[in-house]
RNA sequence: GCCGCCGUAGCUCAGAGGUAGAGCAUCUCCAUGGUAAGGAGAGGGUCACCGGUUCAAUUCCGGUCGGCGGCUCCA
Numbered sequence: 001g002c003c004g005c006c007g008u009a010g011c012u013c014a015g016a017g018g019u020a021g022a023g024c025a026u027c028u029c030c031a032u033g034g035u036a037a038g039g040a041g042a043g044g045g046u047c048a049c050c051g052g053u054u055c056a057a058u059u060c061c062g063g064u065c066g067g068c069g070g071c072u073c074c075a
Stems, first nucleotide, its partner, number of pairs: 001071007010024004018055001026042005048064005
């Protein structure tokens, strides 16, 4: 330099056009003599960034940045 994959909640990930979910974690309540386990609920998101397409974009297209992997050249 070229190619591919990935970037979504604190963490691990799903969702692939119609205003985003799960598990774990956190908080509250129930329960217990008390704790753990268990049960019920709540909070938490510029969907990496900038443009384009669309009535509508996390999703499709282009670019940028970052991460991982592969290939190649030079020293």